[in-house]
Formats: sequence, C1' cells, structure tokens
RNA sequence: GUCUCGGUGGUGGAACCGGUAGACACGGCGGACUUAAAAUCCGCUGACGCGAGUCGUGCGGGUUCGAGUCCCGCCCGAGACA
Repeated sequence: GUCUCGGUGGUGGAACCGGUAGACACGGCGGACUUAAAAUCCGCUGACGCGAGUCGUGCGGGUUCGAGUCCCGCCCGAGACA
C1' cells in the first nucleotide's frame, strides 16, 4: 500500500430483512435474610435536566417517512496478502 472483519452504557455482548437501542451477563447502588458477614433472593442502574423533556451506536456527510443496520469520506483496532 491492497483486501477482509470490527468499533454500541462502567465492562463483556445482543438488536433478524431498515421499524420501541442496550436483551442477557458482570459490576455498582438500595433492600430482604444473618448475631455479623459470605452465598442467595428482590428492586434500580446510558448522559443532561427540579421537571416537562432533550441528546446518545468511533467522527463527518448522504439516502430514506424512518439508519446501530444501506452508501461515501476519515480515524482507530485485528487479520491476510504484497
């Protein structure tokens, strides 16, 4: 340099053929149980805001009624080839 795959909350990781983003798990917080703890069980858990709400899928554009998903450019990571 060329090609392929990937980038989603605090972490791992889903989201089918474009139609409610974050299921599920871990972690965190609160509670139950316990003399106390561990384990287990229950609830909550993206950001901002008092709230109504607004924003959020690496970054910037495009297509579309609607984009994590499709198209273009760029950045980063892994692999293959040279």
Source information
Transfer RNA from a Fibrobacteria bacterium, 82 nucleotides, folded computationally. The sequence is in RNAcentral, with records from ENA. Rfam family: tRNA. By type it is a transfer RNA.